This is a predicted structure of a 350-nucleotide part of an RNA (small-subunit ribosomal RNA, central domain) from Candidatus Kaiserbacteria bacterium RIFCSPLOWO2_02_FULL_56_11.
[in-house]
Context: one part of a larger RNA
RNA sequence: CUGGGCGUAAAGGGUGUCCAGGCGGCCGUAUUAGUCGUUUGUAAAAUCCGCGCGCUUAACGUGCGGCCCGCAAGCGAAACGGUACGGCUCGAGAGCGCGAGAGGUAUAUGGAACUCACGGUGGAGGGGUGAAAUCCGUUGAUAUCGUGGGGAACACCAAAGGCGAAGGCAGUAUACUGGCGCGUUUCUGACGCUCACACACGAAAGCCAGGGGAGCGAACGGGAUUAGAUACCCCGGUAGUCCUGGCCCUCAACGUUGCUUGCUCGUUUCGCGGAGUAUCGACCCUCUGCGAGACUAAGCUAACGCGAUAAGCAAGCCGCCUGGGUAGUACGAGCGCAAGCUUAAAACUC
Numbered sequence: 001c002u003g004g005g006c007g008u009a010a011a012g013g014g015u016g017u018c019c020a021g022g023c024g025g026c027c028g029u030a031u032u033a034g035u036c037g038u039u040u041g042u043a044a045a046a047u048c049c050g051c052g053c054g055c056u057u058a059a060c061g062u063g064c065g066g067c068c069c070g071c072a073a074g075c076g077a078a079a080c081g082g083u084a085c086g087g088c089u090c091g092a093g094a095g096c097g098c099g100a101g102a103g104g105u106a107u108a109u110g111g112a113a114c115u116c117a118c119g120g121u122g123g124a125g126g127g128g129u130g131a132a133a134u135c136c137g138u139u140g141a142u143a144u145c146g147u148g149g150g151g152a153a154c155a156c157c158a159a160a161g162g163c164g165a166a167g168g169c170a171g172u173a174u175a176c177u178g179g180c181g182c183g184u185u186u187c188u189g190a191c192g193c194u195c196a197c198a199c200a201c202g203a204a205a206g207c208c209a210g211g212g213g214a215g216c217g218a219a220c221g222g223g224a225u226u227a228g229a230u231a232c233c234c235c236g237g238u239a240g241u242c243c244u245g246g247c248c249c250u251c252a253a254c255g256u257u258g259c260u261u262g263c264u265c266g267u268u269u270c271g272c273g274g275a276g277u278a279u280c281g282a283c284c285c286u287c288u289g290c291g292a293g294a295c296u297a298a299g300c301u302a303a304c305g306c307g308a309u310a311a312g313c314a315a316g317c318c319g320c321c322u323g324g325g326u327a328g329u330a331c332g333a334g335c336g337c338a339a340g341c342u343u344a345a346a347a348c349u350c
Stems, first nucleotide, its partner, number of pairs: 004321003007304002012318001014201004021194003025088008034080001035077008048066007091191001092188003095184005103177007110154001114150008125136002162169002206247006215241002220236004258317006266295011299306002323350003332343004
């Protein structure tokens, strides 16, 4: 390279946007370096294939004939592909009318709980556990009432629910703002799909500077347990968790399932729209579009299972895999303040 694969065996990039590249709807005209046909030349001989011949046969030797494929030139074809031009509307986009939503950013604000301070009541315990102890408490704790301060998170609603490209997003209000769905078929007229590289985003932890610090809580100290206990349990508790700005760029970043398009028997639930029937109107019912689930036919699968949200039947493009260990390591390179990340072997060994 050919080939086979990627839900769980090795294998889908964390996610998006997109240049190059690859691929590309319907009709017509013209053209043609791709494509197809044909002719000629070339393509050493041997080899190979077919038919003969010669060694007793065969291997072997030998005669004649022949092909695939390639290259060059000429002639021809125009279905497919390319190119040019013209047209179309179903792909794509726009407009208009509706609609849902924890989508994002910023600001303001609310109540419960917790904690702290002060004051009142009160007077011996409280707390904690399997049981205890460390711990707190007569300098008055725990409990309870009042006042004030503070930080973080938002019970119920809440759902198998919704939104977002992913990470993720949940009190309330306002401002700004992204995306999506349905209806209409008014406009553009293939403007499309995918995408190496690049760019942007990217949980938690971690890092830098400045703030903040209620609760929780790595490290750490103490009490227990235990043979020991650098743990599990308990009492404390620093970083951190929170905010602003700047880095880091990883994960079981998972649906362990890349994106797009078309096709393929049904049942049922939920969310958001539309139409019809009915009705005074609404509900119900029927149909229909988008999304989220459950069960299944065919089919697929090693099985498990998947099954219109495919892992079915096909097409386009990208990423990735090729026995285990060594190893996601060394070296080199790029990036980073660092931690480290990305790219990524071999010797040797089974």
Taxonomically the source falls in Candidatus Kaiseribacteriota (Bacteria, Bacteria candidate phyla).
Its mean pLDDT, the model's own confidence on a scale to 100, is 88.
Its Rfam family is "Bacterial small subunit ribosomal RNA".